Small-subunit ribosomal RNA from Crustomastix stigmatica, 1469 nucleotides, folded computationally. The RNAcentral record of the sequence draws on ENA. Lineage of the source: Eukaryota > Viridiplantae > Mamiellophyceae > Dolichomastigales > Crustomastix. The coordinates come from a structure-prediction model, not an experiment, and the mean pLDDT is 83.
[in-house]
RNA sequence: UGUCGAGUUUGACUCUGGCUCAGGUUGAACGCUAGCUGUAUGCUUAACACAUGCAAGUCGAACGCUCCUUCGGGAGAGUGGCGAACGGGUGCGUAACACGUGAGAUUCUACUCUUUGGAAGAGAAUACCUCUCAGAAAUGGGAGUUAAUGCUCUAUAUGCCGAGAGGUGAAAGGGGUAACCCGCCAAAGAAUGAGUUUGCGUCUGAUUAGCUUGUUGGUGGGGUAAAGGCCUACCAAGGCAACGAUCAGUAGCUGGUUUGAGAGAAUGAUCAGCCACACUGGAACUGAGACACGGUCCAGACCACUACGGUGGGCAGCAGUGAGGAAUUUUCCGCAAUGGGCGAAAGCCUGACGGAGCAAUACAGCGUGGAGGAUGAAGGUUCGUGGAUCGUAAACUCCUUUACCUAGAGAAGAAUACAUUGACGGUAUCUAGGCAAAAAGCGACGGCUAACUCCGUGCCAGCAGCCGCGGUAAUACGGGGGUCGCAAGCGUUAUCCGAAAUUAUUGGGCGUAAAGAGCCUGUAGGUGGUUUAAAAAGUCCAGUGUUAAAUCGUACAGCUCAACUGUAUACCAGCACUGGAAACUUUUAGACUUGAGUAUGGGAGAGGUAGAGGGAAUUCUUAGUGGAGCGGUGGAAUGCGUAGAUAUUAAGAAGAACACCGAUGGCGAAAGCACUCUACUGGCCCAUAACUGACACUCAGAGGCGAAAGCUAGAGGAGCGAAAAGGAUUAGAUACCCUUGUAGUUCUAGCCGUAAAUGAUGGAAACUAGGUGGUGGGGAUUCCCUUCUUUCAUUGCCGUAGUUAACGCGUUAAGUUUCCCGCCUGGGAAGUACGCUCGCAAGGGUGAAACUCAAAGAGAUUGACGGGGACCCGCACAAGUGGAGGAGUAUGCGGUUUAAUUCGAUGCAACGCGAAGAACCUUACCAAGGAUUGACAUGGUAUGAAGCCUUGUGAAAGCGAGGUGUGCCUCUUUGAGGAACAUACACACAGGUGGUGCAUGGCUGUCGUCAGCUCGUGCAGUAAUGUGUUGGGUUAAGUCCCGCAACGAGCGAAACCCUUGUAUCUAGUUAUCAAUCUAGAUAGACUGCCGAUGUUAAAUCGGAGGAAGGAGAGGAUGACGUCAAGUCAGCAUGCCCCUUACAUCUUGGGCUACACGCGUACUACAAUGGGCAAGACAAAGAGAUGCAACUUCGCGAGAAGAAGCCAACCUCAAAAACUUGUUCUCAGUUCGGAUUGUAGAUUGCAACUCAUCUACAUGAAGCCGGAUUCACUAGUAAUCGCUGGUCAGCAUACAGCGGUGAAUACGUUCUCGGGUCUUGUACACACCGCCCGUCACACCCUGGGAGUUAGUUUUGUCCGAAGUCGUUACUCUAACCGUAAGGAAGUGGACGCCGAAGUCAGAGCUGGCGACCUGGGUGAAGUCGUAACAAGGUAACCGUACUGGAAGGUGCGGUUAGAAUACCUCCUU
Repeated sequence: UGUCGAGUUUGACUCUGGCUCAGGUUGAACGCUAGCUGUAUGCUUAACACAUGCAAGUCGAACGCUCCUUCGGGAGAGUGGCGAACGGGUGCGUAACACGUGAGAUUCUACUCUUUGGAAGAGAAUACCUCUCAGAAAUGGGAGUUAAUGCUCUAUAUGCCGAGAGGUGAAAGGGGUAACCCGCCAAAGAAUGAGUUUGCGUCUGAUUAGCUUGUUGGUGGGGUAAAGGCCUACCAAGGCAACGAUCAGUAGCUGGUUUGAGAGAAUGAUCAGCCACACUGGAACUGAGACACGGUCCAGACCACUACGGUGGGCAGCAGUGAGGAAUUUUCCGCAAUGGGCGAAAGCCUGACGGAGCAAUACAGCGUGGAGGAUGAAGGUUCGUGGAUCGUAAACUCCUUUACCUAGAGAAGAAUACAUUGACGGUAUCUAGGCAAAAAGCGACGGCUAACUCCGUGCCAGCAGCCGCGGUAAUACGGGGGUCGCAAGCGUUAUCCGAAAUUAUUGGGCGUAAAGAGCCUGUAGGUGGUUUAAAAAGUCCAGUGUUAAAUCGUACAGCUCAACUGUAUACCAGCACUGGAAACUUUUAGACUUGAGUAUGGGAGAGGUAGAGGGAAUUCUUAGUGGAGCGGUGGAAUGCGUAGAUAUUAAGAAGAACACCGAUGGCGAAAGCACUCUACUGGCCCAUAACUGACACUCAGAGGCGAAAGCUAGAGGAGCGAAAAGGAUUAGAUACCCUUGUAGUUCUAGCCGUAAAUGAUGGAAACUAGGUGGUGGGGAUUCCCUUCUUUCAUUGCCGUAGUUAACGCGUUAAGUUUCCCGCCUGGGAAGUACGCUCGCAAGGGUGAAACUCAAAGAGAUUGACGGGGACCCGCACAAGUGGAGGAGUAUGCGGUUUAAUUCGAUGCAACGCGAAGAACCUUACCAAGGAUUGACAUGGUAUGAAGCCUUGUGAAAGCGAGGUGUGCCUCUUUGAGGAACAUACACACAGGUGGUGCAUGGCUGUCGUCAGCUCGUGCAGUAAUGUGUUGGGUUAAGUCCCGCAACGAGCGAAACCCUUGUAUCUAGUUAUCAAUCUAGAUAGACUGCCGAUGUUAAAUCGGAGGAAGGAGAGGAUGACGUCAAGUCAGCAUGCCCCUUACAUCUUGGGCUACACGCGUACUACAAUGGGCAAGACAAAGAGAUGCAACUUCGCGAGAAGAAGCCAACCUCAAAAACUUGUUCUCAGUUCGGAUUGUAGAUUGCAACUCAUCUACAUGAAGCCGGAUUCACUAGUAAUCGCUGGUCAGCAUACAGCGGUGAAUACGUUCUCGGGUCUUGUACACACCGCCCGUCACACCCUGGGAGUUAGUUUUGUCCGAAGUCGUUACUCUAACCGUAAGGAAGUGGACGCCGAAGUCAGAGCUGGCGACCUGGGUGAAGUCGUAACAAGGUAACCGUACUGGAAGGUGCGGUUAGAAUACCUCCUU
């Protein structure tokens, strides 16, 4: 005996911190559903209004009367007694002695109990009743008569009052034959109940700080059952309050109940104790008890009756009705039990109570069947079509009967010895018979959180507790199937506690997350050194009283169990009292010196205030010299200057600030303090240990000081300089820059009271490793200089333990402890509003809420980024060469046009790209015309082989007509079957270049041939991660070496592969040949050798040799990944879509358009050239539907013939630039060739749209190209031609081939791109990021607001009901006194005080509405700028002032929570 966590901030991590969830609870409600029983519970809202009935009566044994009678008695209204003050209801009010708990003194107590004593004598009325009057009624008036346990008087009495004398002062009978019983009076006591006082406890607000006049006390008087300002007169001036008075709001309190491990928190239904109330307010009467729920009086509101004159009523009793509300029951039975009132009793009364009824409202229990049963049925769902699952589930067989039905028996509850008495109730229970019979739902299934799939939907409909889900494959929406959870219930909503250590006493924090006051002095308060004695307040021990019962806990017991109930026990932490202990705290008395202070002697210092003095610089003025500019900037301009500036010399004036020394140096509480000297003055340090003897620490309120800016008044004003003006910059520039310049900056006197007032770190004390510097002292040593020091104070850095979320802190703590103060509790709204207060103002201090979000935030990590830094590389720049951009043409794209101009590709990385070649075809587009199992595939049936020919129509496709023709294979051969093909029919299906490259595969581009990207183990860190991979060298390279908490490894780099350059060998022929050529193999190059440098390294530089030298040259080869990069139109493919069409066939057209813009090329602009003539040298390829020699013809394209070659053989094939010669002579030309005309050639079915070529003629633009921009480092650029693929034809394109063959590179400052390290970051969709403010629109909330309205509290005035009290003696009066008159006493009246409601006037507080105004918040795609985050492009921020559309800007002072760089100081090694 007892403590549980999860989701959500991030790319990821740790922390802080809020939000949310899982649990339990209920007098509940709502939705769906529902078999039974028991026990409880049931207007939480309108203390709203109530119809009807009932809820308090009883006694004839107190009394008279009336009536009835079986003569025993009974009934009735009244007088009288007791009760009606209990019981029952409700929670308005109340923050209070109301309640709880404990203690007390100044009181009463009917009925009850005990004890003692008593009850003598006398009298007058009156209700009822009879008569009568008034009234609608309610009721009332008058006359007469009568009784009592009703009333009165006398007497007496313990008693009471009084010092005493003395005074005062009671009674009732009834019943019974009797005994006796019940009553009556007084006193005392008990019990019970009540009143009263008091300690302590008992919600929130200080944006409520002062309240109080019977108030606080006293004396006299009054009053009460009783103390008392309870009341009154007088006197005094008190009383309460920061330990929270007063005021405002809310609320019945408690035992308990719910929750929690507990401490607590919330709550106060049912049951029990106390209080308060009874339509609202006031008042008393009666009584033992009331200021009285079912009594009285008055006032008010409302309702009812009325003959209008009046009268009556009070469900917050039980039922019930209306209303309100999400919501709460029967106008039931009975006094049988328990209890109460009355009575001697019988008994009567009792909506208390006992029961039943209604409601799944709660708790508890039971049931809806049990056993077997595979063809794993049907059916549903799903599916890979095989199956899987619902599922032994069902059907089917056997069994049982709680429940239900029928019948029978039948309680306890009763108190009783006999008889009588049961509402519940013929109920519970028992027995017999019958039928598996009538009996399952609700919620959930993305994570938290147990449980998964299909369809539909398509950011829609919707879900949602939080995170979030839904934009065509949704386990998250809706439905189906399945599953999970609970079960006669299940979910939802609401509420409280828990989780929440999220107000933290137990049990939190404040350097950077929210949070240390700007600093000091100091009051109350809190805390406090050593020691002795005493006390005993705290503390501890023991005991006593109390802490109601019920509840909770434990045990046992009774209902069949349980819920429920009973008995016993335990518990009750508090309060009070008694006795004891004396360590600690406290108190009292005394002592001490170490805390603190004083004294004496020394010391350092920009500490403060005042006065005096000084020089440098600046500006101005005067004078001189001088003569054209000065000034200013990134560059300029405004400005100054020939009326003489700037410059320079001399003199003078003024104001402000004090160079060097100067320093992580000094002083001060902080703000702050700096030329020199003087005066006054505060604090600090050291030494001595003389004095005091705890005098101390902290500090709410309070007081003082407090940068800069700002304010008031007066001085002053050199420089600087908000505002303002001008010039620039800019898209704009209310800025940054420049020229001026006012307040201000200075002084005096006063105010303000704030700063990033920071060490973002309150003060004091003690303890806990060191090292190394600075400053001021002391000590030792020494003649001095020095040196030493386990010394004191102060000021820095590094660092151990420890601590911290980390960063960091670390004897100057952010470590370990103690004391005191201040402050924090998610972000925003907001340090705002309102109120109060301070201020001349500006403003300061104090300081919310509505609403809104699920975050906001701290530190560190990895990236990315920077108009950050360092290093390195690259045709990146530079140095060069040649181009593009200008012209014409070709080609592609955009745009436009069109019936269509099919589609895709769009920075680098689209644009001579897909397309290695659009006249038809291609072709996907358009128009028109056709056909629909289809142009293509598979399957069925029937017919026919197929095919070929002729012909009509038509643009063709197609639609028709006629003819011809039978083939191949097999068999059981007049025939049948089969293969292939064609036609027809029907259905499955075909088909789609239709959509989605953001559903995909595959392939590709790009960063980039850049040097990177990772892993295992170990180590460091709470973790994300780091280390390795960083560092020093080196390299083309994460290449290699060295070092190192790392050691190794992988993918990349390199190498392996291909081509080429040298040599050797072998083989080869169409090709003769030693060499060459072709094919193959081998060798060769490795920093191997030498020298230098370098760390005895890696490597680099130079050299030798060599064909080649440091990767020899070129190619192929492309890490982890990035770009939702590209491609559904190469192909493949999910899903969606079309199916007489988005499929398919045909003809024609289009893709070729053309004002224009862009890209890529070709040709040029000429003389290094053009034309003509002659001549020379390649490589690599291709060729049968082909290449074609050669001959002839043609000016030519070509044509006609025609050899050779399936190719080291033949052909294409002429290479061109080049060389030689000649001509042209600088011009729009003998440059240039576009464009156009005519005539031809070739291909092809076809050349108009729209092919190529030829000849002749024509002869545009163009004379080297703006800004800008591209390629290239050697056999490269440039230039020259050749070939191939595609292809009928078409090449300025593309892919290759060779010929000729340069220039330049100092170098890395700059541009671009990349790599590594580092730094900052508010970025992570990663700078194409993030993000601020105005304005506009919509919605929501608050504040102000002329006022208006309501409630509430309160002050004063007036009026003043009922009523107590007092006064009066106006009226009336049975008891007593008196012969009488009259008296005493009393009733009624009148008056007085007080006094509710009401009237009038005012004040405070709270709420509603309110034209209009402001502020704030929220809202996928509004406007303007770009303030912040990187040095954010002017570092940012704080305070203050001015200013501007807005973010903001500027001035003054401050901060680092600024990057970069340099230097100084210090530290580590």